[in-house]
């Protein structure tokens, strides 16, 4: 100098004019008043969107309903250890795949059982003879053909064809046998909390894929959601089912009636206000401490949007950033690059609605930190 990998933070700035929402603040004005105060208006002051406020895909808080305990069914998650309120999230590690590398992506069990494996191909799972090769028998128009059998070494098909190399062996071949290698299972020793790793021995010689088809194993899971739920006001028309503290008839019981409170359904009515809800949190920032890290702890400081048609905007000026074009300057033979000025264009994605933790998706641009590879110079 070039090409990359990972992470973090920002996401236009200042000013003028006009405007919006909120308020336990201040001043003035108006209205009401039981002189405590309440309501409204104007001005001032203060505060006023995001990294994703989005998708509503996970997990929780909160609220109501249900609930003795356990099991089955059903749903979800899935390497190991940790973090957390919890998670399908995050961190660290293990193994595999890809990359020269920084690094990225993936993850229970297929030698429990059932099932499936398109197309092509002869054959797709306790394999399989299409071509080829070999043996035997037969027929010739002698350059071949037919039949029976052997062969998975060679060709061909496929995503995938039952280990690899060499030697022996054979009619030709083949783990058929042997040596080495790879892989698997079992046993032992060692390391690690664990996933797993290393070494030694034995064995049969090799046991394909899909679990997002069923299934097995381990762990987790009650339902509905702020239109939750509570209070007030207004308005309306009752009816049915269940259950039923009581009560009447009756001497008592059976039995026959009435029926408060309640649950559900149908019909009818309303769809206004307040709380929840925005002053206190799994809260933010900073400094120390612990931890490889996610994160945790202590101390200090701060209070930080909030409606119910939904508020943060418009415009002008200057500046800033990026791209293109022109002119000048410096370097270079040149393509081109540096610096300065001018003109034009652009400055994204997107707007809280009960709150919080994640994931995913969208996003003009530049900034910061760490790391890798290549080339050149000293």
């Nucleotide at each position: 100098g070039g090409a990359g990998c990972c992470g973090g933070a920002c996401a236009g700035g200042c000013g003028g004019c006009c405007g919006c929402g909120c308020g336990a603040c201040c001043a003035c004005c108006c209205c009401g008043g039981g002189u405590a105060c309440g309501g409204g208006g104007u001005g001032g002051c203060g505060c006023g969107a995001g990294g994703a406020a989005a998708g509503u895909c996970c997990g929780g808080a909160c609220u109501c309903c249900a609930c003795a305990g356990g099991a089955c069914a059903g749903g979800g998650u899935g390497c190991u250890g940790g973090g957390u309120a919890a998670c399908g999230c995050c961190c660290a590690g293990g193994c595999g795949u890809g990359g020269u590398g920084a690094c990225a992506c993936g993850c229970g069990g297929a030698a429990a059982g059932c099932g499936c494996c398109a197309c092509a191909g002869a054959a797709a799972g306790c394999a399989g003879a299409c071509c080829g090769c070999c043996g035997c028998g037969g027929g010739c128009a002698c350059g071949c053909c037919c039949g029976c059998g052997g062969u998975g070494a060679g060709g061909g098909u496929g995503a995938a064809a039952c280990g690899g190399u060499g030697a022996g062996g054979u009619a030709a071949g083949a783990g058929c046998u042997c040596a080495c290698c790879a892989g698997c299972a079992c046993g032992g020793c060692g390391g690690g909390u664990g996933a797993c790793c290393g070494c030694c021995g034995u064995g049969g010689c090799u046991c394909g894929g899909c679990a997002a088809g069923c299934c097995c194993c381990a762990c987790c899971c009650g339902g509905a959601g702020c239109a939750a739920g509570g209070c007030c006001a207004a308005g309306c028309a009752g009816g049915g089912a269940c259950a039923g503290g009581g009560u009447g008839g009756u001497c008592c019981g059976c039995c026959c009636g009435c029926g408060a409170c309640g649950u559900c359904c149908c019909a009818g009515g309303u769809g206004g206000g307040c709380c929840g809800c925005a002053c206190c949190g799994a809260g933010g920032c900073g400094u120390c401490g612990g931890g490889u890290g996610a994160c945790c702890g202590a101390c200090g400081c701060c209070c930080c949007a909030g409606a119910c048609a939904g508020a943060u905007g418009g415009u002008c000026g200057c500046c800033c950033c990026c791209g293109c074009g022109g002119c000048g300057u410096c370097g270079g033979c040149g393509a081109c690059g540096u610096c300065g000025c001018c003109g034009c264009g652009g400055g994204a994605c997107a707007g809280a609605a009960u709150c919080c933790g994640g994931c995913u998706u969208a996003u003009c641009g530049g900034c910061c930190g760490g790391c890798u590879c290549c080339u050149c110079c000293c």